[in-house]
Context: one part of a larger RNA
RNA sequence: GAAUGAACGCUGGCGGCGUGCCUAACACAUGCAAGUCGUGCGCGAAAGGGGCUUCGGCCCUGAGUAGAGCGGCGAACGGGUGAGUAACACGUGGGUAACCUGCCUGGGAGUGGGGGAUAACCUGGGGAAACUCGGGCUAAUACCGCAUUCGUUCCCGGGGCUUCGGCUCCGGGAGGAAAGAUGGCCUCUGCUUGCAAGCUAUCGCUCCCAGAGGGGCCCGCGCCGGAUUAGCUAGUUGGUGGGGUAACGGCCCACCAAGGCGACGAUCUGUAGCCGGCCUGAGAGGGUGAUCGGCCACACUGGAACUGAGACACGGUCCAGACUCCUACGGGAGGCAGCAGUGGGGAAUAUUGGACAAUGGGGGCAACCCUGAUCCAGCAACGCCGCGUGGGGGAUGAAGGUCUUCGGAUUGUAAACCCCUGUUGGGAGGGACGAAGGCUUGCGGGCGAACAGUCCGCAAGCUUGACGGUACCUCCAGAGGAAGCCCCGGCUAACUCUGUGCCAGCAGCCGCGGUAAUACAGAGGGGGCGAGCGUUAUUC
Numbered sequence: 001g002a003a004u005g006a007a008c009g010c011u012g013g014c015g016g017c018g019u020g021c022c023u024a025a026c027a028c029a030u031g032c033a034a035g036u037c038g039u040g041c042g043c044g045a046a047a048g049g050g051g052c053u054u055c056g057g058c059c060c061u062g063a064g065u066a067g068a069g070c071g072g073c074g075a076a077c078g079g080g081u082g083a084g085u086a087a088c089a090c091g092u093g094g095g096u097a098a099c100c101u102g103c104c105u106g107g108g109a110g111u112g113g114g115g116g117a118u119a120a121c122c123u124g125g126g127g128a129a130a131c132u133c134g135g136g137c138u139a140a141u142a143c144c145g146c147a148u149u150c151g152u153u154c155c156c157g158g159g160g161c162u163u164c165g166g167c168u169c170c171g172g173g174a175g176g177a178a179a180g181a182u183g184g185c186c187u188c189u190g191c192u193u194g195c196a197a198g199c200u201a202u203c204g205c206u207c208c209c210a211g212a213g214g215g216g217c218c219c220g221c222g223c224c225g226g227a228u229u230a231g232c233u234a235g236u237u238g239g240u241g242g243g244g245u246a247a248c249g250g251c252c253c254a255c256c257a258a259g260g261c262g263a264c265g266a267u268c269u270g271u272a273g274c275c276g277g278c279c280u281g282a283g284a285g286g287g288u289g290a291u292c293g294g295c296c297a298c299a300c301u302g303g304a305a306c307u308g309a310g311a312c313a314c315g316g317u318c319c320a321g322a323c324u325c326c327u328a329c330g331g332g333a334g335g336c337a338g339c340a341g342u343g344g345g346g347a348a349u350a351u352u353g354g355a356c357a358a359u360g361g362g363g364g365c366a367a368c369c370c371u372g373a374u375c376c377a378g379c380a381a382c383g384c385c386g387c388g389u390g391g392g393g394g395a396u397g398a399a400g401g402u403c404u405u406c407g408g409a410u411u412g413u414a415a416a417c418c419c420c421u422g423u424u425g426g427g428a429g430g431g432a433c434g435a436a437g438g439c440u441u442g443c444g445g446g447c448g449a450a451c452a453g454u455c456c457g458c459a460a461g462c463u464u465g466a467c468g469g470u471a472c473c474u475c476c477a478g479a480g481g482a483a484g485c486c487c488c489g490g491c492u493a494a495c496u497c498u499g500u501g502c503c504a505g506c507a508g509c510c511g512c513g514g515u516a517a518u519a520c521a522g523a524g525g526g527g528g529c530g531a532g533c534g535u536u537a538u539u540c
Base pairs, nucleotide, nucleotide: 001540002539003538004537006536007535008534009533010532013387014386015385016384017383018382019380020379021345026343027342028341030340031339032338035073036072037071040070041069043067048061049060050059051058052057080298081297082296090222091221092220093219094218095217096216099215100214101213104211105210106209107208108207109206110205111204112146114144115143121136122135123134124133125132126131152175153174154173155172156171157170158169159168160167161166180203181202182201183200184199185198189196190195191194224270225269226268231261232260233259236258237257238256239255240254241253242252243251273295274294275293276292277288278287279286280285300321301320302319303318304317323334324333325332326331351377353376354375355374359373360371361370362369363368390420391419392418393417400411401410402409403408424481426476427475428474429473430472434467437463438462439461440460441459442458443457444456445455446454447453484529485528486527487526488525489510490509491508495524496523497522498521499520505512506511
């Protein structure tokens, strides 16, 4: 000099864009943060309104609504944190002939016919509660057989390629699937106008091939300090056979062999998430890993599996532990390192805000619902950038202050005063971009038997904004509301007076202060920076 997620002192007008628990991965009150689908399924209220009534109640509507339940998809994403980890964790480059992949895209084939249950509900019991046990009824795109099998899996035979591990092509045999829902139509069949079968469209379901995106595993190289850590190792190192996994493998197991690693630093110990980047520097390098992006790890502590395409699962389950809470003492409930917020710790770090309008995500045919992701607003000079606190004129060089050699000098065009301007702030009026989309109607086109329906496109009408009556624009009055901080001995830019008298004090280094101190304190003056200025801490 540059820099900071800064803090502290003094000061503080505005705006834009960013940033904001670095400490206790300490403990948490309260609210919210993951739901959605009635176009999968069976049930199904109440208030209110109306009517009848023997005053007990009943009927209609509300409404097949609210609601819970079964089922599907999601909940493995998104969001947080950095504890652990010196490791194939990460970075980079490869391998997988050792693998998986829901939803999505392209393509192929199919979607036939049956069965038994169980929640909800009704009923009985236990419990303070959390909840739980039994009996009875019922549905499905829930569950289970059967049939069929283009691919596919396994076995057998043959061909091609081969790194000799295997890959691939052809033929035969065996095993193995499925689920329906909704809208529309009556050309053909049945009955009764219309409905059913049927047809048709859309969304699904099953099997397979391929793709895209995502992941698992393996390898080369790179990756902090300590030798005052020199030896480490028994599933240890390898083999055979098996188990297990989506998959290779001592991953696990039985048996066999005795190996494997290490001064090119094993083992032990300390520290640490890694990277893109960021800071500094001419560069080489050094430091660092906040915000943003990628990867990893974790979710009260430790352990475990279940479900699933995917988890060994932050707002799931089970066990153990510590802690907190409820309890009828028998037993139960909980997990903010999600967003706010509280206590505590600390030099120190914000609102228990608004909205799904946009972007994105989940569900849904859709309308739409959910979304503390996100977009906004609030607080903080925490940072960067921009703007303002006025401009021009104005000498009797006013008054006052300070200094003085008492002549004057300086503050100083500074002020007053005159003439202007109108940023910002204040008042008034207008007022956005961000909106793409959605719904209705009409037209054209695709599918279709169809002037149903549905999908695509176009047009018209209606409609969707938290921010926000904000930005921005115009007008009005009006210099009016808006400057401080540090320094002045040398380094280093800026000097005098008074006070003090090795005292009080200053200080980054050298050093000042013991009676004329440009170094302490105050004042006048000056220098520097300026809504900031200094100090401290840290890095280069």